[in-house]
RNA sequence: GUGGUCGUAGCUCAAUGGCAGAGCAGCAGCCUGAUAAUCUGCGGACACGGGUUCGAUUCCCGUCGGCCACC
Numbered sequence: 001g002u003g004g005u006c007g008u009a010g011c012u013c014a015a016u017g018g019c020a021g022a023g024c025a026g027c028a029g030c031c032u033g034a035u036a037a038u039c040u041g042c043g044g045a046c047a048c049g050g051g052u053u054c055g056a057u058u059c060c061c062g063u064c065g066g067c068c069a070c071c
C1' cells in the first nucleotide's frame, strides 16, 4: 500500500430500520451486633463526520483506531 473484519456502559456481550438492553463491576437502600451474600432501586454507552429514510446502533460513503491476510 491492497483486501477482509471489528468499534455499543468501567469490563464482557446483545439489539439486522421503529422505546438502546443483559451479566459482572460501582453507588444507595433493605437485612446483620458488624461485614459478606441475598433482595430492591439508581447512575452510566451507540468511535467521528456526512448521506439515504417519516424514522439509522442497524443501510451507503469517508475519516480514525484495533486485529487478520497478501505484498
Base pairs, nucleotide, nucleotide: 001070002069003068004067005066006065007064010024011023012022013021018054026042027041028040029039047063048062049061050060051059
Molecule: transfer RNA
Organism: Gemmatimonadota bacterium